[in-house]
RNA sequence: GAGUCGGCCGGGCGGCCGCGGGCGAAGCUGUUUCUCGCUCGAGGAAAGUCCGGACUCCACAGGGCAGGGUGCUGGGUAACACCCAGGCGGGGUGACCCGCGGAAAGUGCCACAGAGACAGACCGCCCACCGGUCGAGGCCGUGCUCGGUACCGACGGUCUCGAACGAGGGCAAGGGUGAAACGGUGAGGUAAGAGCUCACCAGCGGCCGGGUGACCGGCCGGCUGGGCAAACCCCACCCGGAGCAAGGCCGAGCAGGGAGCGGGUGGCCCGCCCGAAGCUCCCGGGUAGGCUGCACGAGGGCCGCGGCGACGCGGCUCCCAGAGAGAUGGCCGCCGGUCGGUGCGCCGGGUGACCGGCUUCCGACACAGAAUCCGGCUUACAGGCCGGCUCCU
Numbered sequence: 001g002a003g004u005c006g007g008c009c010g011g012g013c014g015g016c017c018g019c020g021g022g023c024g025a026a027g028c029u030g031u032u033u034c035u036c037g038c039u040c041g042a043g044g045a046a047a048g049u050c051c052g053g054a055c056u057c058c059a060c061a062g063g064g065c066a067g068g069g070u071g072c073u074g075g076g077u078a079a080c081a082c083c084c085a086g087g088c089g090g091g092g093u094g095a096c097c098c099g100c101g102g103a104a105a106g107u108g109c110c111a112c113a114g115a116g117a118c119a120g121a122c123c124g125c126c127c128a129c130c131g132g133u134c135g136a137g138g139c140c141g142u143g144c145u146c147g148g149u150a151c152c153g154a155c156g157g158u159c160u161c162g163a164a165c166g167a168g169g170g171c172a173a174g175g176g177u178g179a180a181a182c183g184g185u186g187a188g189g190u191a192a193g194a195g196c197u198c199a200c201c202a203g204c205g206g207c208c209g210g211g212u213g214a215c216c217g218g219c220c221g222g223c224u225g226g227g228c229a230a231a232c233c234c235c236a237c238c239c240g241g242a243g244c245a246a247g248g249c250c251g252a253g254c255a256g257g258g259a260g261c262g263g264g265u266g267g268c269c270c271g272c273c274c275g276a277a278g279c280u281c282c283c284g285g286g287u288a289g290g291c292u293g294c295a296c297g298a299g300g301g302c303c304g305c306g307g308c309g310a311c312g313c314g315g316c317u318c319c320c321a322g323a324g325a326g327a328u329g330g331c332c333g334c335c336g337g338u339c340g341g342u343g344c345g346c347c348g349g350g351u352g353a354c355c356g357g358c359u360u361c362c363g364a365c366a367c368a369g370a371a372u373c374c375g376g377c378u379u380a381c382a383g384g385c386c387g388g389c390u391c392c393u
Stems, first nucleotide, its partner, number of pairs: 001391009011335007019041007043367001047378002050376005055243004067239005072086005087100005101234002106232002108228003122175002124171004130166002133163009145154004183201006202224001204221007247292004256283006262274004299318008337365005343359001345358005
């Protein structure tokens, strides 16, 4: 200098005014008042509401199906899709980062291109095997025709080699297509080829050894069976529903029910009937409303012990917002940080325009606001601090 991982902060001090909760005092009795004092009063994410729980009500004998979720292994935890440690694979020079059940149970899909996407032959390679043609060469023959003297050549037959071709076939090495092409590299082998054979590597299976396990190491074997499971599916484990507007207690007024007073019958009482209106008392359910749930909790800090660690155990200590659709703000002074602008000057560099530092003044200050609570994850964030490690010089 570049990078990587982790932890932390998110202006400080003071004054004045104000807001919400609690406690106290005084005036004074206001169906929610006023004044004073003391005390407490947002975050690392309070956010998104994506997971997991506590708590509450409802449902529930037990088992199964369906449905949903999780997914390498071991551990931590109240629980988790979180965390820690490890394994394997991939990336990076490295610190480090990213990913994770099963594709040899079955079904399905694999665009375009391409011959072919568990299936093929477009270009290509090869004719061992079939057929004729041409060329070269060897051997044989003179029955017919021709040339020259026996013989030779043309000619005929046959064999070998070579070339191109046709039909048919063999091959899958090479080319080409593609995200992906039937294990990879090399050698042997072959007409050409091919796990056809061999060596090494990868994969699979078996045995032995190590590890709690994922897995690792060694030996042997036959030779190879592409990808996708956020397609269906298979395997293992987990899962009842609704949510603080949960739920609990109290409870006006109005309506309802009952009793008495009341009216009718009757000379009067009991009894019976009526109840439309008024008054008094009682009743349960429950609206408005009030109280609660609701702020001591899987709590914070420090220390010790156990553990590689996540974490657990113990001791000491602290009390720390809480509601009404919802308070935590404003101004001033001093100090400080970063950024931007500006100006007298000073210092340094440059030939110079100018650049850098100090300094004066001014301005701006990230993301964002608890609402039942807690553990996570994810996302947002001006700027700053600390530490471990890596690479280069």
Bacterial RNase P class A from a soil metagenome, 393 nucleotides, folded computationally. Rfam family: Bacterial RNase P class A. The family's RNA type in Rfam is ribozyme. The RNAcentral record of the sequence draws on MGnify.